[in-house]
Molecule: TPP riboswitch aptamer (THI element)
Organism: Salinicola aestuarinus
RNA sequence: ACCACAGCAUAGGGGUGCCCGCGACUAACGGGCUGAGAGUGCCACGCACAACCCUUGAACCUGAACCGGUUAGCACCGGCGGAGGAAAUGCCUGCGUCACCGUC
Numbered sequence: 001a002c003c004a005c006a007g008c009a010u011a012g013g014g015g016u017g018c019c020c021g022c023g024a025c026u027a028a029c030g031g032g033c034u035g036a037g038a039g040u041g042c043c044a045c046g047c048a049c050a051a052c053c054c055u056u057g058a059a060c061c062u063g064a065a066c067c068g069g070u071u072a073g074c075a076c077c078g079g080c081g082g083a084g085g086a087a088a089u090g091c092c093u094g095c096g097u098c099a100c101c102g103u104c
Stems, first nucleotide, its partner, number of pairs: 001097002007091004011055004017033005039049004060085003066079004
C1' cells in the first nucleotide's frame, strides 16, 4: 500500500405456495405440508405495507403443464445448474499478500 470473511449506514431486488375437508356460483372457515418467510389491508386477481431473504452470484426468475423420487396430495426432495437472466455504494475491520528501511 492492497485485500478475504464479518459488522454498520443508506438505497435497491425478490417470493408470499400447495394439499385435504365442509360449503358449493364463488367466497369464507377448519386442518395439514415444506420453508428464512406462505402475513395484513384495499377501490382487487393487481397494488401497498410489514416481516423474512438477497444485492455480483444459488435471494429470485426463465426453461417448466420438464425429468426422476417421495407422499393422502403437492409447486415437497433431487436433477436440470460449470445453463440463461437478475438488484450497490460508502464506512469500519484486517485472514492474508506485496514493496521499502533497519537488525541478526